[in-house]
RNA sequence: GGAGCAGCCAAGACGAUCGCUUGAAAUACAGAGGAAAGUCCGGGCUUCGCAGGGCAGGAUGCCGGAUAACGUCCGGUGGGGGUGACCCUAAGGAAAGUGCAACAGAAAAUAUACCGCUAUAUGAAGACAGGAGGGGCCCACGAUAGUGGGAAGACCCUGUCAGGUGUAGUAAGGGUGAAAUGGCAGUGUAAGAGACUACCGCCCGUGUGGUAACAUGCGGGGCAGUGUAAACCCCAUCCGAAGCAAGACCAAGAAGAAGCCAUACGGUUGCCCGCCGUGCUUCGGGUAGGUCGCUUGAGGUCGUCGGUAACGGCGAUCCUAGAUAGAUGAUCGUCGCGGAUAUUUCCGUACAGAACCCGGCUUACUGGCUGCUCUAUGU
RNA sequence: CGGCGAUUAGCGCAGCCCGGUAGCGCAUCUGGUUUGGGACCAGAGGGUCGCAGGUUCGAACCCUGCAUCGCCGACCA
Numbered sequence: 001g002g003a004g005c006a007g008c009c010a011a012g013a014c015g016a017u018c019g020c021u022u023g024a025a026a027u028a029c030a031g032a033g034g035a036a037a038g039u040c041c042g043g044g045c046u047u048c049g050c051a052g053g054g055c056a057g058g059a060u061g062c063c064g065g066a067u068a069a070c071g072u073c074c075g076g077u078g079g080g081g082g083u084g085a086c087c088c089u090a091a092g093g094a095a096a097g098u099g100c101a102a103c104a105g106a107a108a109a110u111a112u113a114c115c116g117c118u119a120u121a122u123g124a125a126g127a128c129a130g131g132a133g134g135g136g137c138c139c140a141c142g143a144u145a146g147u148g149g150g151a152a153g154a155c156c157c158u159g160u161c162a163g164g165u166g167u168a169g170u171a172a173g174g175g176u177g178a179a180a181u182g183g184c185a186g187u188g189u190a191a192g193a194g195a196c197u198a199c200c201g202c203c204c205g206u207g208u209g210g211u212a213a214c215a216u217g218c219g220g221g222g223c224a225g226u227g228u229a230a231a232c233c234c235c236a237u238c239c240g241a242a243g244c245a246a247g248a249c250c251a252a253g254a255a256g257a258a259g260c261c262a263u264a265c266g267g268u269u270g271c272c273c274g275c276c277g278u279g280c281u282u283c284g285g286g287u288a289g290g291u292c293g294c295u296u297g298a299g300g301u302c303g304u305c306g307g308u309a310a311c312g313g314c315g316a317u318c319c320u321a322g323a324u325a326g327a328u329g330a331u332c333g334u335c336g337c338g339g340a341u342a343u344u345u346c347c348g349u350a351c352a353g354a355a356c357c358c359g360g361c362u363u364a365c366u367g368g369c370u371g372c373u374c375u376a377u378g379u
Numbered sequence: 380c381g382g383c384g385a386u387u388a389g390c391g392c393a394g395c396c397c398g399g400u401a402g403c404g405c406a407u408c409u410g411g412u413u414u415g416g417g418a419c420c421a422g423a424g425g426g427u428c429g430c431a432g433g434u435u436c437g438a439a440c441c442c443u444g445c446a447u448c449g450c451c452g453a454c455c456a
Stems, first nucleotide, its partner, number of pairs: 001375010012335007020031002033351001037362002040360005045243004052273004057239005062076005077091001078089004092234002097232002099228003114174002116170007126161006137150005182200002185197003201223001202221008247292004256283005264278004285455003299318008336349005380452007389405004399436001407423005429445005
């Protein structure tokens, strides 16, 4: 210098002018966020029949802890990724049962036997070796018949080899696939095979360490059971429902009609029982104003103590939007940061706007700081 | 503000539950039929299954996050 990892901080500052919200009015003071967002979880709060029973449904899922609670957070275990700093991990059960595993492949879940390897049986033809060898051919002798020698060698017999077919063995090897019934080496065998042996893996028992997940040692078992549960499912734990347009009160106004019904209908539990109520649905009609809920809260900041940490205890201190179609803004000047440039000017300064309130998650996004890792070059 | 639903070819939809070659109708194109056109007959083309990540051998389908579009919700009598 380059590439990267983790954590933290801020969310431009100051001044002037004009506005907005709360308020009878004036002055003063105060006035968006880290995500106010998505509405994905959890809780407070409110109402319902105080939520009882059964079924269905949903959520979570290694271990321990934190918390009001959580699917969140903290610490650890196992697994995975990266050279590394470090990161990721919906991670119970496949030996309760069911389903699925397309294509390819012989065979895809009660394994199987295509090629190959091995043993054995087998008839004709083939190659090679050995045995036996009719007739013909060549040479010599001979008048012929014939005798002697030589070369090639059909048919036949025996054996071996290769190939074919049948039967049996095999799962080492080949090929297919995401996946082929532990891996690898040796022994063994006709060829092979956990058939046997060592190591690794797996299962069972047990000792030690740890709260536990788990780690590790010893002994035993030759090994049977592939994968998938973000497929049904099983196991364990948890879940009443709806949501501030919840809900309480005041004011104003109004018109009824049709249909259904007590074995009915409605009710904030999907279904049944139980419980409560007496109306419900459609069309038409009226008002769409105000008060409360509403912001002091599992609240913030600082210190100290406990804890590795999340977090908790104690003490001090602070009050920090509450609008209702929705206020929290705009302009100018100086400075800050970044870019361009003729060194003086110009441009830019992210994502984004509270709506009952909190704890998280996720997503969007600007700048800076600190620590660490890898690498190149120089000393 | 709160609560729900949908996204698959140019358009309207199915397939998703329970994963294994993505389909139907209209439209488009080609050929036939006709004097020509329409209708009809035969055939063909056309797909990031809204986007990204994950589970799985394999995802339109299962899970998670995001985007876009749409629907419903006041009180009185």